[in-house]
RNA sequence: ACACAUGCAAGUCGCACGAGAACACCUCUAGCUUGCUGGGGUAAGUAAAGUGGCGCACGGGUGAGUAACGCGUGGGUAAUCUGCCCUCGAAUCUGGGAUAACCCCGCGAAAGCGGGGCUAAUACCGGAUGAAAUCCAGUUAGCUUUGGCUAUAUGGAUCAAAGGUGGCCUCUGCAUGCAAGCUACUGUUUGGGGAUGAGCCCGCGUACCAUUAGCUUGUUGGUGGGGUAAAGGCCCACCAAGGCGACGAUGGUUAGCUGGUCUGAGAGGAUGAUCAGCCACACUGGAACUGGAACACGGUCCAGACUCCUACGGGAGGCAGCAGUGAGGAAUUUUGCGCAAUGGGGGUAACCCUGACGCAGCAACGCCGCGUGAGUGAUGAAGGCCUUCGGGUCGUAAAGCUCUGUCAAGUGGGAAGAACCCAUUCCGGCACAACAAGCCGGGGUGCUGACGGUACCACUGAAGGAAGCACCGGCUAACUCCGUGCCAGCAGCCGCGGUAAUACGGAGGGUGCGAGCGUUAUUCGGAAUUACUGGGCAUAAAGGGUCCGCAGGGGGUUUGCCGAGUCCGAUGUGAAAGUCCGCAGCUCAACUGCGGAACUGCGUCGGAUACUGGUGAACUUGAGUGCGCGAAGGGCGAGCGGAAUUCCAGGUGUAGCGGUGGAAUGCGUAGAUAUCUGGAAGAACACCGGCGGCGAAAGCGGCUCGCUGGCGCGCCACUGACCCUCAUGGACGAAAGCGUGGGGAGCGAACAGGAUUAGAUACCCUGGUAGUCCACGCUGUAAACGGUGCAGACUCGAUGCGGGGGGCGGUCCCCUCCGUGUCUAAGCCAACGCGUUAAGUCUGCCGCCUGGGGACUACGGCCGCAAGGCUAAAACUCAAAGGAAUUGACGGGGGCCCGCACAAGCGGUGGAGCAUGUGGCUUAAUUCGAGGCAACGCGAAGAACCUUACCCGGGCUUGACAUAUUCCGGACCGCCUGUGAAAGCAGGUUUUCCCUUCGGGGACCGGUAUACAGGUGCUGCAUGGCUGUCGUCAGCUCGUGCCGUGAGGUGUUCGGUUAAGUCCGGCAACGAGCGCAACCCGUAUCGUCAGUUGCCAUCAGGUAAUGCUGGGCACUCUGGCGAGACUGCCCGUGUCAAGCGGGAGGAAGGCGCGGACGACGUCAAGUCCGUAUGGCCCUUACGCCCGGGGCUGCACACGUGCUACAAUGGGCGGUACAGUGGGAAGCGAAACCGCGAGGUGAAGCGAAUCCCCAAAACCGCCCCCAGUUCGGAUCGGAGUCUGCAAUUCGACUCCGUGAAGUCGGAAUCGCUAGUAAAGGCGCAUCAGCAACGGCGCCUUGAAUUCGUUCCCGGGCCUUGUACACACCGCCCGUCACAUCAUGGAAGCCGGCUGCACCCGAAGUCCUCGCCC
Repeated sequence: ACACAUGCAAGUCGCACGAGAACACCUCUAGCUUGCUGGGGUAAGUAAAGUGGCGCACGGGUGAGUAACGCGUGGGUAAUCUGCCCUCGAAUCUGGGAUAACCCCGCGAAAGCGGGGCUAAUACCGGAUGAAAUCCAGUUAGCUUUGGCUAUAUGGAUCAAAGGUGGCCUCUGCAUGCAAGCUACUGUUUGGGGAUGAGCCCGCGUACCAUUAGCUUGUUGGUGGGGUAAAGGCCCACCAAGGCGACGAUGGUUAGCUGGUCUGAGAGGAUGAUCAGCCACACUGGAACUGGAACACGGUCCAGACUCCUACGGGAGGCAGCAGUGAGGAAUUUUGCGCAAUGGGGGUAACCCUGACGCAGCAACGCCGCGUGAGUGAUGAAGGCCUUCGGGUCGUAAAGCUCUGUCAAGUGGGAAGAACCCAUUCCGGCACAACAAGCCGGGGUGCUGACGGUACCACUGAAGGAAGCACCGGCUAACUCCGUGCCAGCAGCCGCGGUAAUACGGAGGGUGCGAGCGUUAUUCGGAAUUACUGGGCAUAAAGGGUCCGCAGGGGGUUUGCCGAGUCCGAUGUGAAAGUCCGCAGCUCAACUGCGGAACUGCGUCGGAUACUGGUGAACUUGAGUGCGCGAAGGGCGAGCGGAAUUCCAGGUGUAGCGGUGGAAUGCGUAGAUAUCUGGAAGAACACCGGCGGCGAAAGCGGCUCGCUGGCGCGCCACUGACCCUCAUGGACGAAAGCGUGGGGAGCGAACAGGAUUAGAUACCCUGGUAGUCCACGCUGUAAACGGUGCAGACUCGAUGCGGGGGGCGGUCCCCUCCGUGUCUAAGCCAACGCGUUAAGUCUGCCGCCUGGGGACUACGGCCGCAAGGCUAAAACUCAAAGGAAUUGACGGGGGCCCGCACAAGCGGUGGAGCAUGUGGCUUAAUUCGAGGCAACGCGAAGAACCUUACCCGGGCUUGACAUAUUCCGGACCGCCUGUGAAAGCAGGUUUUCCCUUCGGGGACCGGUAUACAGGUGCUGCAUGGCUGUCGUCAGCUCGUGCCGUGAGGUGUUCGGUUAAGUCCGGCAACGAGCGCAACCCGUAUCGUCAGUUGCCAUCAGGUAAUGCUGGGCACUCUGGCGAGACUGCCCGUGUCAAGCGGGAGGAAGGCGCGGACGACGUCAAGUCCGUAUGGCCCUUACGCCCGGGGCUGCACACGUGCUACAAUGGGCGGUACAGUGGGAAGCGAAACCGCGAGGUGAAGCGAAUCCCCAAAACCGCCCCCAGUUCGGAUCGGAGUCUGCAAUUCGACUCCGUGAAGUCGGAAUCGCUAGUAAAGGCGCAUCAGCAACGGCGCCUUGAAUUCGUUCCCGGGCCUUGUACACACCGCCCGUCACAUCAUGGAAGCCGGCUGCACCCGAAGUCCUCGCCC
């Protein structure tokens, strides 16, 4: 491993060889136009080039390919090679012919090439010599592991070489000196050994996919050859038919491997940067050459792609070397310096080369070290922030004062890294006949630094130049304020944000780290969440539907041998670096050096033999066999039987049958149903029958026969571990379904019809085809479930059933084996539960699981006739899905029981008119709140002004009201004028209280100023308080104990009983609290006390009459105190209970009746507009005052009421009888006036005294069923009263008018006795009143309750639950639109690949020819 401009990265040697310039300069010289040309010398035997040698196979880069002997580790090579280096031996003799360079000619644009001629070598080629080298034949000896090693006779064959440089002349020749020669160094040849490096081979280890299961023809082996340094199908010929594979071949995907690195307690998991070892590659593919080594990164050839040059004919190139460029990308540096050091190549050497390397530059990228100051300093400064306004905090922090001097800055000094080489000098040695020189060794001196004027040191001045980032809801360390208001935003998970956000943004403060801090990505950890260490499978995911069984795994008792596993010792190896320990060097550290430990592994040798294994022998308990007995719906086949159903034929018989919740379709007068007789057919086998039996499971049921499998018990004879489990495989396998052929009574998918229903492709009914049945074949699934694999061992018991045996026989009983159930101990379990038939304690083996959905799916493969089955993903998506149990709530679940809940009754509402509240509409405003029950005659027990909160307008601004302070004035109060609608504004007048030290002070009032007042403005979802509601329902809890891991349970459940958790009994509960009841009030009876204002029986007086008067307190009454009722008594019943039924007595009887009284809690119920109150908001207004208006508006709708529709009534007249209450700015009598409301009037009364004060009823008369003598709305007129004022907008009276309405649709309300209904009366608020409302009072005074099935609400127990905002819950599917992801899709395009064939470059090899 995308493409690359430019420069550099591998050369060197003249001591191998031949040849050999030029510029400059100087000098000599020739020609001659004194300046050029030519020649000589010098430059220089230099540069460049060539032949030749060595190197270029090292070093450097990269990770594409490779799942492989590639790598790691340990071995083998007796199957091998190894240039340069070291060591030992021998040799280095003699010839020859060429060829580059060079010269000449030619071709070409270029790159380059061709021809001719000359020449050298350590280039090339012969010849000689040659063995200890090789080969052949062959002798002997020792060792030994295949072509082995060592030694040894003999014979044959094969093969060598090259010189160069320095020095010296002792011998020879010329004879100065040189050559031969000698000598030193070096090279060459040959051989032995060593070292180093390499090749090849083997054991073991080395990713994922089985949805890759079969692969292979040179394939596997042999024989013989070829080839290689070398074994080998490496290659070839022939022969044989083998070889590999579930211990994973083949195929596919991914990947360089390792030392190590990161993580982890470890085991592991992940990873393979830097450094080091190995491998592979060098534009892509192929090939060979040279060489010791290459199939060669900066070599060659060919092909291809790409880029460049070109004269179009042809050529050139390969940064995955160092820099650098473009492109790509989230992202990765300088086209630097130097060979000074280390290392490498060449060279005798000097030296040259070296982007290896040493340094420098860039980047906080990492690690390490250092600084940004230290001490002191409390009026706790200013300022910020918070605040309960007191204060707190930033905070000794700052300032100030006293110090220090690292880094940075400036000035000056200034290293180590250097030792070589070489030169010179001295000493020793070698060689020579000898000196010098040469060579070797040693000492001294000199010379060599890229970094770099760097490290380091000194001095100067100076706190001066040097702090950020993240976080503060929980996890997790660190909290407040403001802003925002489901917006803007945050977010790792849970989750924050909808007006009080520690979660968003800012601020103050805080926490953490710090020249860094956060974010993102990735790995390991936590995760025992793949579990070897170290998990599971009844119900959470998970036991294969069942059995048989090969491989595999596991395996009883005793003993001998072996020593493979296993254990011990020794030894080799486990490179270095790294990790760990110790010491040391840079001021420390990082970093580095040295030493040690470790490297859990592999090899070799020796030892041990318990266990496992192998092998031999033996045993009987595992397993099997035999003999005897026994039970059974075990299987298969054949035959037989009766009941029932349907059909057919016939008889009797007549109008229906059938079916349902009720019907209809259907059948039937052509005779059904019913009934009798006879016949046919198919299927299934009532009773027995059973938590009984058998079978491996599926499954098996009339009777008989035949064939056949398994099981239990007894005996204890035989075999002798023969056993257990079981991937793959094989067999069996309900129902439905499929194929072929039969059969078909009943039943009965589909289908048809009838019903039901909003619909009803359902449930119900009438029919009915496949099918159900048989034979043969297929399918192979299931909630094939005990949701529990098989086998074996061990661990308390009780009881039932089936089969067998024993206790001499036995219905009884006991013991024992097997099977099948239930309950339980220990133990287990999350709980539920399991518990010798384990889900307990263990062993062996198999299967299976790893969040939910997607998905019991797709694709692929296999099987099937098909339907379909088996195997089995991913994308994407969710923050869960799930188990068991708990408490509630809920159920068109169950049981028990209440309530005017229904039913039974009486009267209403819903229809009318009016009143009133609400919605809506309208409006300047119609103030606000209340909203199913539980808002709507509610807040409001009194809206004409006021109230009033709303609207319009006019005004006020410390304010209508509170407190405090400052200053001024003044007692207060009050009066007057102007203006005005008023409020207000402007102005005038009057008047001083108390104390006094005589200055003034105090109280009060007015004004001024400042703090503040004020707000019915918002939030009842920030709150207190109060209230409504479930509900006067009978419940709600606690302490201790007990049970449960826990939530929680028990108590409070259960049996009775009650109005009641009322009481009784029982009970692991025993007690207690809030509720219930009682205590309180009223009422009903009586007693007693008291006796006025009440009363009048008796006595007396008096009147037209009256308790009118005296008197009295008996009665009524009033109101204090008491009594009385307690299931006390009797009978029955009940558990000897609680209690219940009946009865007596009693004014009252089983709570006498009514009231007050409302548990834990629920509804974020209601109220910020009663009051209180946090926060927010307004401040000449959202505060305050005033005038007027509005809250009373009206097409409509609803709630609550009143009055009616009439004769149980209306009108008129007459005439009775209450109680609660109220009354002084009051109730108001009598009398008079008015038709009346009312007026005048004034007695009495602060009230058992006076006043307000009755109606229906009763008596009498009229009306006679009509829109009326019912009904009274509406309207007109006239009045009365209250009040400042009745227009909007009061009530009442009189006269007139006389509407709707003739009992009210669907629906709906109240009431169980002095109740409903009906009648009137009183009171609060209040000037008056819209009151027909509210709260009370008395008068008259009913009907009905079989009963609890149903509607509503409620209580207790129980059950199910996927609900917990709790059924107004939860939740499913289709459709529509949009988006994302994935699969399929006619086909089309591309990549990879198998087989067959064709063309075929370079190149190697062979053969033939030609040339040298």
Model confidence (mean pLDDT): 85 of 100. A computed fold for a 1412-nucleotide RNA from an uncultured organism, annotated as small-subunit ribosomal RNA. Rfam family: Bacterial small subunit ribosomal RNA. Its family is annotated with structural constituent of ribosome and ribosome in the Gene Ontology. The sequence is in RNAcentral, with records from ENA and SILVA.